Notes
The RNA shown here (transfer RNA) has 73 nucleotides and comes from a Patescibacteria group bacterium. The prediction has a mean pLDDT of 81. Lineage of the source: Bacteria > Bacteria candidate phyla. Its Rfam family is "tRNA". Rfam links the family to the GO term triplet codon-amino acid adaptor activity. The family's RNA type in Rfam is transfer RNA. RNAcentral holds the sequence, with entries from ENA and MGnify.
[in-house]
RNA sequence: GCCCUUGUAGCUCAGCUGGUAGAGCGCGUCUUUGGUAAAGACGAGGUCAUGGGUCCGAUUCCCAUCGAGGGCU
Numbered sequence: 001g002c003c004c005u006u007g008u009a010g011c012u013c014a015g016c017u018g019g020u021a022g023a024g025c026g027c028g029u030c031u032u033u034g035g036u037a038a039a040g041a042c043g044a045g046g047u048c049a050u051g052g053g054u055c056c057g058a059u060u061c062c063c064a065u066c067g068a069g070g071g072c073u
Stems, first nucleotide, its partner, number of pairs: 001072007010025004019056001027043005049065005
C1' cells in the first nucleotide's frame, strides 16, 4: 500500500430480507429474613463510532473518515 471482518446499555453480545432498540450479567428501590446471601417484583441506564447520501421512514442500504482485529505483498 491492497483486501476482509468488526464498532449497539457499565461488561459480553443479539437485532442487519429498512417500520417503536433488546437479552444475560452488573447497578438502584422494594418484598422476604433476627441479619446477610439466595429468590421474586419494579426501575434507571443508549445522540446504535463520526459525517454525509438514498428513502415517507436507516442500527440495518450506499459513500467517506476514525478506532479494533486479521490476511496478502